[in-house]
RNA sequence: CAUUGUUCUCAGGGCGGGGUGUAAUUCCCCACCGGCGGUAAAGGCGGCGACGCCAAGCCCGCGAGCGCGCCACGAAAGUGGCGGUCAGCAGAUCCGGUGUAAUUCCGGAGCCGACGGUCAUAGUCCGGAUGGAAGAGAACGGGA
Numbered sequence: 001c002a003u004u005g006u007u008c009u010c011a012g013g014g015c016g017g018g019g020u021g022u023a024a025u026u027c028c029c030c031a032c033c034g035g036c037g038g039u040a041a042a043g044g045c046g047g048c049g050a051c052g053c054c055a056a057g058c059c060c061g062c063g064a065g066c067g068c069g070c071c072a073c074g075a076a077a078g079u080g081g082c083g084g085u086c087a088g089c090a091g092a093u094c095c096g097g098u099g100u101a102a103u104u105c106c107g108g109a110g111c112c113g114a115c116g117g118u119c120a121u122a123g124u125c126c127g128g129a130u131g132g133a134a135g136a137g138a139a140c141g142g143g144a
Stems, first nucleotide, its partner, number of pairs: 001143001004141007016030004031124002033113002035062004041100001043054004057111002065089002067086001068083006093109005115127003
């Protein structure tokens, strides 16, 4: 540090109160939570300043999961492995204000949340998961 290799480490939060019921952290009322990268003259913090840092669940992407394909095993159901050159599922935002500029700030009102399980339907419980991973960082090397 323009570019580049290896190894290691890290990498998700949340049901509290009430109601109904044989049974619900799953339904109903109130509540609670928000991964990673990008975007940022406006908000916040620091600086005399130039400027730096932080800042979006619902803007653009990514990830896990499901599905799908291939392979192996299996009588089958299915199980395991691999695949993102798989555009399938994979969520959700408006209004007002300020301003040259905001779906990001301020105010208000909304909305969303894989799969399997369960005495009853789950973003919040249990499980795959002591897993994987977007990515973040460090060390050593390579290069300039």
Annotation:
Model confidence (mean pLDDT): 77 of 100. A computed fold for a 144-nucleotide RNA from Devosia epidermidihirudinis, annotated as FMN riboswitch aptamer (RFN element). RNAcentral holds the sequence, with entries from Rfam and Ribocentre. It matches the Rfam family "FMN riboswitch aptamer (RFN element)". Rfam's curators write: The RFN element is a highly conserved domain that is found frequently in the 5'-untranslated regions of prokaryotic mRNAs that encode for flavin mononucleotide (FMN) biosynthesis and transport proteins. Of the family's consensus pairs, 97% are formed in the model.